[in-house]
RNA sequence: GUCGAGGUAGCUCAGUUGGUAGAGCAUUCGCCUGAAGAGCGAAGGGUCGGCGGUUCGAGCCCGCCCCUCGACA
Repeated sequence: GUCGAGGUAGCUCAGUUGGUAGAGCAUUCGCCUGAAGAGCGAAGGGUCGGCGGUUCGAGCCCGCCCCUCGACA
């Protein structure tokens, strides 16, 4: 340099015929316990890597750029 995969909550990841952003773990609170752990319930936490474009509407489609991994040279 070329090609491919990926970037979404603190962490690991879902979310594809474009239509209100989710799960598990973690954190906090409650229930339970003599206490703790386990278990059960609830809550907080995101402008979906950045900037544009298409569209009534974009995490999702298009363009450019940044970062990570892999292949080729």
Source information: Predicted 3D model of a 73-nucleotide RNA (transfer RNA) from Candidatus Campbellbacteria bacterium GW2011_OD1_34_28. Its mean pLDDT, the model's own confidence on a scale to 100, is 83.